Context: one part of a larger RNA
RNA sequence: UGACGGGGUCUGGCACAAGCGGUGGAGCAUGUGGUUUAAUUCGAUGGUACGCGAAAAACCUUACCAGGGUUUGACAUGUACCUUACAGGAGUAGAGAUACUCUGCCCGUAAGGGGUGGUACACAGGUGCUGCAUGGCUGUCGUCAGCUCGUGUCGUGAGAUGUUGGGUUAAGUCCCGCAACGAGCGCAACCCUUAUGCUUAGUUGCCAUCAGGUUAAGCUGGGCACUCUAAGCAGACUGCCGGUGAUAAACCGGAGGAAGGUGGGGAUGACGUCAAGUCCUCAUGGCCCUUAUGUCCUGGGCCACACACGUGCUACAAUGGCCACUACAAAGGGUAGCUAAAGAGCAAUCUGGAGCGAAUCUCAAAAAAGUGGUCUCAGUUCGGAUUGGAGUCUGCAACUCGACUCCAUGAAGCCGGAAUCGCUAGUAAUCGCAGAUCAGCAUGCUGCGGUGAAUACGUUCCCCAGACU
Repeated sequence: UGACGGGGUCUGGCACAAGCGGUGGAGCAUGUGGUUUAAUUCGAUGGUACGCGAAAAACCUUACCAGGGUUUGACAUGUACCUUACAGGAGUAGAGAUACUCUGCCCGUAAGGGGUGGUACACAGGUGCUGCAUGGCUGUCGUCAGCUCGUGUCGUGAGAUGUUGGGUUAAGUCCCGCAACGAGCGCAACCCUUAUGCUUAGUUGCCAUCAGGUUAAGCUGGGCACUCUAAGCAGACUGCCGGUGAUAAACCGGAGGAAGGUGGGGAUGACGUCAAGUCCUCAUGGCCCUUAUGUCCUGGGCCACACACGUGCUACAAUGGCCACUACAAAGGGUAGCUAAAGAGCAAUCUGGAGCGAAUCUCAAAAAAGUGGUCUCAGUUCGGAUUGGAGUCUGCAACUCGACUCCAUGAAGCCGGAAUCGCUAGUAAUCGCAGAUCAGCAUGCUGCGGUGAAUACGUUCCCCAGACU
């Protein structure tokens, strides 16, 4: 000077408390440990690993295993020599990779050029090792309010001061004081979005007025008022008033206002910490392999299952289940695509083919909600696991190992021990919708809207963090 203390003082945070809903018990999904295995590829491991890398493991992916091939190589560049087009098509053998046969034969008059294949050599190749040799990227403390510098001053010096103190703030935010005066990286603001209005614009959007028209419908003429769309502008700044305060900064209350004291949300992550994570995104030093640790293929595995843990989904029911009818979204996707009307099927789906590269067409039915009916507390008309049968779709191919449909079956489960998690408002809870990945496959992830609470006395205590000592 720091760090640490079951030292002190002060402060903040869903940290506790006050509440609401969960997890821990059940079944299933998924990840991990362990075990097993020819292989169950590798990495991630307190917080900060465990629905994580993986925004899609049937083949491929794929890195693992078994077997079958191959050696200038699946891929790149160059040199020398030889070769003749290569590619493509057909057939045979084979699990396939591949091998063999037939066909096929560039440009240029020529010299030659370019391409393919072969031989030889330089080399290629490696998801092999080291993240404790590294770059880059990332997590975490933490969107916490801190971390420093120049000059000056003090101290023999390490260093101190500034940055401490009194107030205040979300904030090293601002004010006042002060041997300090200034400055930088952070804070804030500038950016995006959302909430209000105005102007401009009016199709693919909209329909108040006028006319036509239909079983119905902005359907048609017409219009751009309104809604909306998308560009610009305005608006919020403690600006105004009162009180408190040191006359300051600021705080409390009020007015006006769509919005009030950072309005809500996002992007943005200081100096640094953890030899944190990643050599399997990529790049890269060193080391290692080079008829193999490279590469091609078929099949298998990553999907195993006495068990243990994490994260989820569905439930245990009447604020509910089932049946019928009737409403109201937002945000997205679509041409190797989205697929309407109509028809077939109990259904998954099929036939069909209008329209649409989409404010035009389409996915598309929003669901919870509402109205009516039924069930009457039961392992049930709750719950749906499991299993049998029959099918649909994708795809060379659903046996290992896909999703979905129908019929039958109908398990555990009656609210969960110790313990433990999330959340302060359009939040929790609950309800559905879309997208990425993707041939197919979502209870995961990322977004979107609908309905819509309770509670916060307070800071003694638990945890984390900051300031002074």
Molecule: small-subunit ribosomal RNA, 3' major domain
Organism: uncultured bacterium